[in-house]
Molecule: c-di-GMP-I riboswitch aptamer
Organism: Nitrospirota bacterium
RNA sequence: AGACGAUAAGAGCAAAAUUACCGUAAGGUGAUGACGCAAAGCUUCCGGUGCUAGGGAUAGGCAAUCAAGUGUGCCAUCCUAGGACAGCGGGGCUGCCGAA
Numbered sequence: 001a002g003a004c005g006a007u008a009a010g011a012g013c014a015a016a017a018u019u020a021c022c023g024u025a026a027g028g029u030g031a032u033g034a035c036g037c038a039a040a041g042c043u044u045c046c047g048g049u050g051c052u053a054g055g056g057a058u059a060g061g062c063a064a065u066c067a068a069g070u071g072u073g074c075c076a077u078c079c080u081a082g083g084a085c086a087g088c089g090g091g092g093c094u095g096c097c098g099a100a
Base pairs, nucleotide, nucleotide: 004098005097012037013036017032018031019030020029021028022027035087041093042092043091045090046089047088048085049084051082054080055079056078057077058076060075061074062073063072
């Protein structure tokens, strides 16, 4: 120095749940709380998994209107600009300790 990772030492982070706030939502932040974590530090570059206020599509449903077509509103389904997860995996950057 690299790899590796203890029933070591000293520190660190904090799942679920509850609560307040933010967000359409996924989710985030603070507090309480510890399931766990040797990168559970940082980073969306790759894959993956959720989300959909806005935008779009539909020979779908309902409603009002209409002579009727069209069009409109709400709902449903799908897609999407975008957004979330780094405690889903990989990559990148950085970092404490030192038994075997």